[in-house]
RNA sequence: UUACGACAAAGGCAAACCUUGAGUGAUCAGGGGGCGCAAAGUAACAGGGUCUUUUCGAGCCUGCAUGGAAGCCGGUAUAUUAAAAGAAAGCCUUACUGCCGAA
Numbered sequence: 001u002u003a004c005g006a007c008a009a010a011g012g013c014a015a016a017c018c019u020u021g022a023g024u025g026a027u028c029a030g031g032g033g034g035c036g037c038a039a040a041g042u043a044a045c046a047g048g049g050u051c052u053u054u055u056c057g058a059g060c061c062u063g064c065a066u067g068g069a070a071g072c073c074g075g076u077a078u079a080u081u082a083a084a085a086g087a088a089a090g091c092c093u094u095a096c097u098g099c100c101g102a103a
Base pairs, nucleotide, nucleotide: 004101005100012037013036017032018031019030020029021028022027035090041096042095043094046093047092048091050087051086052085053084054083055082059076060075061074063072064071
């Protein structure tokens, strides 16, 4: 220096959950907590995937219109297509940096 990671030493981080606050939301920040982590350090404009919101289209509903439809205004749970804007590095790969040193 590169790899590797010990029932090693010293320290570090902090999931769920509870609580206070911010946000439409994913989620984030402070406090408690500790499942885990050798990169659970950084990067979301490196790639894939996940999640949220909004918009368009389709569908549905009320109303208007009409002889009846087509059509028009407005609304819309779940699911879905496309686009845009966001969230997460403790989903995987990737890039950069870094503590310790037994085999």
Molecule: c-di-GMP-I riboswitch aptamer
Organism: Planctomycetia bacterium